[in-house]
A computed fold for a 1445-nucleotide RNA from a metagenome, annotated as small-subunit ribosomal RNA.
RNA sequence: AGAGUUUGAUCCUGGCUCAGGGUAAACGCUGGCGGCGUGCCUAAAACAUGCAAGUCGAACGAGAACUUCGGUUCGAGUGGCAGACGGCUGAGUAACACGUGGAUGACCUGCCUGACUGUGGGGAAUAACUGCCCGAAAGGGUGGCUAAUACCGCAUACGUCCCUUGAUUCAAUUUGAGGAAGAAAGCCGCAAGGCGCAGACAGAGGGGUCCGCGGCCGAUUAGCUAGUUGGUGGGGUAACGGCCUACCAAGGCGACGAUCGGUAGCUGGUCUGAGAGGAUGAUCAGCCAGACUGGGACUGAGACACGGCCCAGACUCCUACGGGAGGCAGCAGUUAGGAAUUUUGGGCAAUGGGCGAAAGCCUGACCCAGCAACGCCGCGUGGGUGACGAAGGCCUUCGGGUCGUAAAGCCCUUUUCUGGGGGACGAUAAUGACGGUACCCCAGGAAGAAGCACCGGCUAACUACGUGCCAGCAGCCGCGGUAAUACGUAGGGUGCAAGCGUUGCCCGGAUUUAUUGGGCGUAAAGGGCGCGCAGGUGGUUCUGUGUGCUCCGCGUGAAAUCGCCGGGCUCAACCCGGCGGGGUCGCGGAUGACUACAGGACUGGAGCCUGGGAGGGGGAAGCGGAAUUCCCGGUGUAGUGGUGGAAUGCGUAGAUAUCGGGAGGAACACCAGUGGCGAAGGCGGCUUCCUGGACCAGAGCUGACACUGAGGCGCGAAAGCGUGGGGAGCGAUCCGGAUUAGAUACCCGGGUAGUCCACGCCGUAAACGAUGCAGACUAGGUGUCGGGGGUAUCGACCCCCUCGGCGCCGACGCUAACGCAUUAAGUCUGCCGCCUGGGGACUACGGCCGCAAGGCUAAAACUCAAAGGAAUUGACGGGGGCCCGCACAAGCAGCGGAGCGUGUGGUUUAAUUCGAUGCAACGCGCAGAACCUUACCUAGGCUUGACAUGCAUGUGGUACCGAGGUGAAAGCUGAGGGACCCGCAAGGGAGCAUGCACAGAUGCUGCAUGGCUGUCGUCAGCUCGUGCCGUGAGGUGUUGGGUUAAGUCCCGCAACGAGCGCAACCCCCGCCGUCAGUUACCUUCUCUGGCGGGACCGCCGGUACAAACCGGAGGAAGGUGGGGAUGACGUCAAGUCAGCACGGCUCUUACGUCUAGGGCUACACACACGCUACAAUGGCCGGUACAACGGGCAGCGAUGGGGCGACCCGGAGCGAAUCCCACCAAAGCCGGUCUCAGUUCGGAUUGCAGGCUGAAACCCGCCUGCAUGAAGUCGGAGUUGCUAGUAACCGCUGGUCAGCACACAGCGGUGAAUACGUUCCCGGGCCUUGUACACACCGCCCGUCACGUCAUGAAAGUUGGAUACGCCUGAAGCCGGUGGCCGAACCGCAAGGACGGAGCCGUCGAGGGUGGAGCCAGCGAUUGGGACGAAGUCGUAACAAGGUA
Repeated sequence: AGAGUUUGAUCCUGGCUCAGGGUAAACGCUGGCGGCGUGCCUAAAACAUGCAAGUCGAACGAGAACUUCGGUUCGAGUGGCAGACGGCUGAGUAACACGUGGAUGACCUGCCUGACUGUGGGGAAUAACUGCCCGAAAGGGUGGCUAAUACCGCAUACGUCCCUUGAUUCAAUUUGAGGAAGAAAGCCGCAAGGCGCAGACAGAGGGGUCCGCGGCCGAUUAGCUAGUUGGUGGGGUAACGGCCUACCAAGGCGACGAUCGGUAGCUGGUCUGAGAGGAUGAUCAGCCAGACUGGGACUGAGACACGGCCCAGACUCCUACGGGAGGCAGCAGUUAGGAAUUUUGGGCAAUGGGCGAAAGCCUGACCCAGCAACGCCGCGUGGGUGACGAAGGCCUUCGGGUCGUAAAGCCCUUUUCUGGGGGACGAUAAUGACGGUACCCCAGGAAGAAGCACCGGCUAACUACGUGCCAGCAGCCGCGGUAAUACGUAGGGUGCAAGCGUUGCCCGGAUUUAUUGGGCGUAAAGGGCGCGCAGGUGGUUCUGUGUGCUCCGCGUGAAAUCGCCGGGCUCAACCCGGCGGGGUCGCGGAUGACUACAGGACUGGAGCCUGGGAGGGGGAAGCGGAAUUCCCGGUGUAGUGGUGGAAUGCGUAGAUAUCGGGAGGAACACCAGUGGCGAAGGCGGCUUCCUGGACCAGAGCUGACACUGAGGCGCGAAAGCGUGGGGAGCGAUCCGGAUUAGAUACCCGGGUAGUCCACGCCGUAAACGAUGCAGACUAGGUGUCGGGGGUAUCGACCCCCUCGGCGCCGACGCUAACGCAUUAAGUCUGCCGCCUGGGGACUACGGCCGCAAGGCUAAAACUCAAAGGAAUUGACGGGGGCCCGCACAAGCAGCGGAGCGUGUGGUUUAAUUCGAUGCAACGCGCAGAACCUUACCUAGGCUUGACAUGCAUGUGGUACCGAGGUGAAAGCUGAGGGACCCGCAAGGGAGCAUGCACAGAUGCUGCAUGGCUGUCGUCAGCUCGUGCCGUGAGGUGUUGGGUUAAGUCCCGCAACGAGCGCAACCCCCGCCGUCAGUUACCUUCUCUGGCGGGACCGCCGGUACAAACCGGAGGAAGGUGGGGAUGACGUCAAGUCAGCACGGCUCUUACGUCUAGGGCUACACACACGCUACAAUGGCCGGUACAACGGGCAGCGAUGGGGCGACCCGGAGCGAAUCCCACCAAAGCCGGUCUCAGUUCGGAUUGCAGGCUGAAACCCGCCUGCAUGAAGUCGGAGUUGCUAGUAACCGCUGGUCAGCACACAGCGGUGAAUACGUUCCCGGGCCUUGUACACACCGCCCGUCACGUCAUGAAAGUUGGAUACGCCUGAAGCCGGUGGCCGAACCGCAAGGACGGAGCCGUCGAGGGUGGAGCCAGCGAUUGGGACGAAGUCGUAACAAGGUA
């Protein structure tokens, strides 16, 4: 520091995801030791039990125990101090609660410290105790006795406080004089003295209160407020204050966010981050708040009091039912909740706290121990040597590789561990829970101690097997459908390690909320436009202030934490010391540039004035002509209208057409523009009136008056709404006619609202330049509109300069690119608006507005891994341009109809083997299925096999031959016969047998493959190197202008060259030359074979720059002369595992192999390719002429003979330019016949009789003769081939083959017609354009409906929660009132009084009751849309001109 993911690829935008760090964690697997930390985040839920706050006998009186009678000890109660600290928790709290800095002249302060004064003299009670009584208990009542440092008078009063008064101060305060009031307690000690007590002062520490500033979310919470804001009097408090009360006034708060709602203890800090920030507030520390819930006061220096009191409520417990008791958010512990959080431990030894004079007592604060890998830190599980690279595992190309020096073995060590011994610091005398711990020594022994995750990319680490879109994985992209480095297991590897992974959460990466540090033309994003309050910002200059800013000093910013340095535990974690750092803070000071403020000046910004001209700027009134329609009249007659074509419609009741007259409404042709005006919407005939703005010239006036503008106000196309008019044309809805599968559309005929006017609403838009407003600056060129100046002119022009507007092109610069470019999207300033992934959603709910329609504001659940922008290459288009091809057209002959042949589909079958399937499968694999072939079926056999190789063992009567039996054959059995080679021998080889390895498979996968092939396409294309252009994909070259059959060639050009293709080189044919030549002979020619020549746009003319084209001459041949071979980069997962080869999988007495028979030949049908025909350009009969390519020894087979014939007999010749197929080729030609007829056409079908091949023609061959004579009379829609020696017609040959050819491959014979042309169909090439396509139009994709799942809105209602309000009631308690009750101290002789208390009354008051209200939430029949889902239904809306842009 980045990476993955949108695309065919690219750049950008943008979201999602990952790698890092952290954690009070939990879960899974695993687990040796130690140190230091940490440990209910959930139910502020409920709690059994124990403990957590007492102490003082030197304050007091009883009592008890012991006693050496001296006393000592214990001790309930009275009294004092402490229980307001310490400890726990975070519910509440958005607040002066907290933080920070101040204020207190508005305050308090026990214990402690300092300094001052005093402590005299009296009195009356009361608990304990005791008698009686009540109660279950808790407790209580009454009579009686008693003490005090308990209580009460009196005296005294340095201070203090109060009153009066003087001085001082802004005020308080301070100070002087006078008056009044108000204290005390004693105890210990032999004593000295000590500890106390009272008053008052000061200090320290602690606290109360007030203020500035700072730190959450929501405006779908916008108004809140009655003690409310202020004043006066009074009350109250330690103290200010509306804190409380009476009266008076009517204020106070709020867009700088009041009120309301939600959430939350705050901070030091902690985590993260480069930082700025973001998140967080466990442990430790500071503050606050709370103590079952709510209220309340008492005591006290301090509380409204966690382990105190009273009341109310809920809950739990006891009860004799009458009443009582209780509060773990102290330490342990229990239950519950939860993914989850410990021992009912030890000790007061240390630190600290309370009490005490002290000893001491108390202390779950604390110090320790226990449990937990919860975290951090440290250590170990051994070290060295050890190759034959052991065994074993895994992989393997079978050679080996790897685990791996790893192990074993040998030599060592002992941290830890175990046993034994010693033994601390912590305490400077005594006292140690920890603890016989840490630590040290000795002994023993490698001994007891390794796992977890991952290995497709990101991301470090790969193989095998299993599985087969299953099981499963997954953080994102994505893996799995038979070879999975992605699932599971194993081996191996990588990473970390007593841990490793997973999950949750936080920060980071994310510059993805952008202050640092983003954007808004098209990606999300400029408000539709203006005016303008607040706010923000603001020209030049002078003076002052010193607000901000800057600097200096002081204060504070607790400690801990953090950084640096140093130190202590063996290191580290941890701990200690020193220094540093940290604020938007306070006070004092300095400077005077900038900001601000105050005052003055200026004119450049802005405004005003004067003079001009331009304009569809706005409003109102009036006027005009053309046209449409309608009405009247004339002329006139059979149609008109409309469309792609029609029809509906109109018209003989007279339309359309045409002429004249009239009515009415709306809109204003030409001018007109790329033009003008307006802020935008928008504005167009002419005239008049009213009116806004801009521009130019002058430089006269004001003197910063400015810019922007949240809210607010106004304007705002069309459609729409209300009321009333108007209505010619047009025209939603609607009706009709067409089109169509349908056509609720597009087209046509009608036609309502509306469009128009007035007034009032609505307030939206692709309200767009998809570009907010204002200002400044930054090359130009050109056009145009308005104005001014200059020169010139008779003058309009022209030309030059300038200001303002509207356009085009373009530099720098900017931009992802496209593009923008003085009218910026450039460089800057100010202000406003807006954006933050797609969908859900221009939605829901709420609010505001509206008559309604609806508008404005505006979410969430859920869901996706994208959605997008620009550009690139393709592909495609019912886009365009150019150009080819038997592509169409022009022709000729066909196919499609018939019969037959062949192939295929389908069906059938035991099997009808398999493959090929649009073009590019279908007379294809098959150049030839009766058996064989043969792969299929049935049946019968064989099992080392029909075939190959190796090893082991056996084998001479073995291999081999083999009569016979059985059988359909194969096979089984088998009498009998019976070997070979090497070697002296033993033995070996061959053969055979057995066994083991293995063979074999036309079994699967052509989507694992090689090879070969088809196709686009014999089309003219496909690329590369270097350079150049582009961020890049990519482009250029290869495009352009010509030309060609051609990317053929030429010219041009940021390209220059090159490669694979094209062409040529090769073969055949056509002309000539030359050489050679077999067959009986001759050989010029012909023929056969070889070698060579010939054609190149070379020559001439024309056109052209050229390439080239057109014409001509010569020539056998002329512009590639004809034909063949030859098939670029690639496409179709095209075809073939059945031709062959081959990976993997499968079968192994069978999916192998042998045999017989059957099948591949089936047959209601359908298609494809052919043959033969339908006849007279013909059939038949007779006669007669001319080929070429080829083939032949298991062959071709002559002459001759037989047969009507197929053929047979026979065998000459020939391995072939010699012989044969084959003296016939057929069409043709000559002659004859038939005469238009289902025929003398046609030959299917069938019968009979034959021939041939072959073991064998039944299923199932070919041929011959005789007989039979079917359909068919030229073929619907549609469709095929062919451009010249071609089509068509005619026959011949060959391969295959025993036989079988209408097929196939070749050969020659006869031998046409037509091509105007490129609009259209098909295919293709190049350029261009659009695109939402890229498995690429057989693409993509939308909406309804149906089904399932999920979340959500509405909904009669229903349930619950919190809240404020009205009324009723009203506990405790404080305060106030009160009398006829009660009371020891004081007054009084007494009566009585003062004072106090209970009681009663009143205000307030928690809670309760009741009422309505709004708010929030749950559920809700039904209902609305939404999202997602492998296949569904209907259509085709969008993307191409998407077929109606």
The sequence is in RNAcentral, with records from SILVA.